[in-house]
The RNA shown here (Bacterial RNase P class A) has 374 nucleotides and comes from a Nitrospirota bacterium. Taxonomically the source falls in Nitrospirota (Bacteria, Pseudomonadati).
RNA sequence: GAGGGCGGACGGACGGUUGCCAGGCCUUUUAAAGGUCUGGAGGAAAGUCCGGACACCGCAGAGUACGGCACUCCUUAACGGGGAGCGGGAGUAAUCCUAGGGAAAGUGCCACAGAAAAUAUACCGCCUGACUUUUUGUCAGGUAAGGGUGAAAUGGUGAGGUAAGAGCUCACCGGGCCUGCGGCGACGCGGGUCGCAUGGUAAACCCUGCCCGGUGCAAGACCAAAUAGGAAGGUGUUUCCCUUAAACGGGAUGAAGGUUGCUCGCCUUUUACCUUCGGGUUGGUUGCUUGACCGUUCCGGCAACGGAUCGGCUAGAUGGAUGACCGUCGCCCCAUUGAGGGUACAGAAUCCGGCUUAUAGUCCGCCUUCGUUU
Numbered sequence: 001g002a003g004g005g006c007g008g009a010c011g012g013a014c015g016g017u018u019g020c021c022a023g024g025c026c027u028u029u030u031a032a033a034g035g036u037c038u039g040g041a042g043g044a045a046a047g048u049c050c051g052g053a054c055a056c057c058g059c060a061g062a063g064u065a066c067g068g069c070a071c072u073c074c075u076u077a078a079c080g081g082g083g084a085g086c087g088g089g090a091g092u093a094a095u096c097c098u099a100g101g102g103a104a105a106g107u108g109c110c111a112c113a114g115a116a117a118a119u120a121u122a123c124c125g126c127c128u129g130a131c132u133u134u135u136u137g138u139c140a141g142g143u144a145a146g147g148g149u150g151a152a153a154u155g156g157u158g159a160g161g162u163a164a165g166a167g168c169u170c171a172c173c174g175g176g177c178c179u180g181c182g183g184c185g186a187c188g189c190g191g192g193u194c195g196c197a198u199g200g201u202a203a204a205c206c207c208u209g210c211c212c213g214g215u216g217c218a219a220g221a222c223c224a225a226a227u228a229g230g231a232a233g234g235u236g237u238u239u240c241c242c243u244u245a246a247a248c249g250g251g252a253u254g255a256a257g258g259u260u261g262c263u264c265g266c267c268u269u270u271u272a273c274c275u276u277c278g279g280g281u282u283g284g285u286u287g288c289u290u291g292a293c294c295g296u297u298c299c300g301g302c303a304a305c306g307g308a309u310c311g312g313c314u315a316g317a318u319g320g321a322u323g324a325c326c327g328u329c330g331c332c333c334c335a336u337u338g339a340g341g342g343u344a345c346a347g348a349a350u351c352c353g354g355c356u357u358a359u360a361g362u363c364c365g366c367c368u369u370c371g372u373u374u
Base pairs, nucleotide, nucleotide: 001370002369003368004367005366006365007364008363009362010361012329013328014327015326016325017324018323020040021039022038023037024036025035026034027033028032042345046356047355049354050353051352052351053350054216055215056214057213061264062263063262064261067211068210069209070208071085072084073083074082075081086100087098088097089096090095101207102206106205107204108201109200110199123147124146125143126142127141128140129139130138131137155173156172157171158170159169160168174196175194176193177192178191179190180189181188182187220286221285222284223283230277231276232275233274234273235272239252240251241250242249254270255269256268257267258266259265293312294311295310297308298307299306300305330343331342332341333340
């Protein structure tokens, strides 16, 4: 100097004029109005993809289905999140990716090509023998080392051996079994032994293990007000027992309703419930911003993260505020000195933790590779 990898930050500033919303204070005032001070849209507020907080329903239980996850450990309120590792893969490296349990429970699939793709196999070839027209061809036997096809051909490389070959034998690698050491663990590093093989695919169905109520701030609570105590249809209001003079009462059963879908269980009711049509209420207050919150320092931890101390209050709108104009800068581009052009993605709506997507540009730090010079 050039390339690459990982992490982080900003994405506007100042001044003037003027316009909104919330809160505090003051003045005036029946209401209301005015003045002043403080604050006022993000890294994604977006998508609504996950997880929750919170609210309501449900005697809130058990099973099953739907759905989710899947190597190990840690962390979190929880997550399909995060951190650190292990195994596998890519890269010279820094680093990056990983939907990573099970194929001996079962089913399915592996197109085309190829002899043959799992109850798998001999096309070319090699060797031996016989026949035959030397050439060459045919038949029988052996073979799977070589070649071909394919994404993949059934352990690999080398040597010996063999008629030619083959774990046929041996060495190493790989694999099964037993075992020592290290590690919380996934696993890693060794030792011994056995010639040891029936492929792949579950991001195919499936199996195994673990987790999992529903609806959602248009949730919900309160106040005020109004209407038509509306109309039609349907189901059920059963039976038995105890007590009583009888009734009342109690129990069982039946029926209806509720409990995400289904089953069991449980609860409520016994003139109760279901369906359709129609009418009234579209008003106000609250929920509504003090939080699994933010920041400094210290401690523990490789880290994510946790704990302690001190400090801070940082939008709360509702036909929906947070703006507009002017000027001077900052940054970028063309140009070379002009009164030039441009300045991204994009707007809170109950709140929070993640994921995904969009983004003109600028800056900082660490690591790695190559080249040159000293």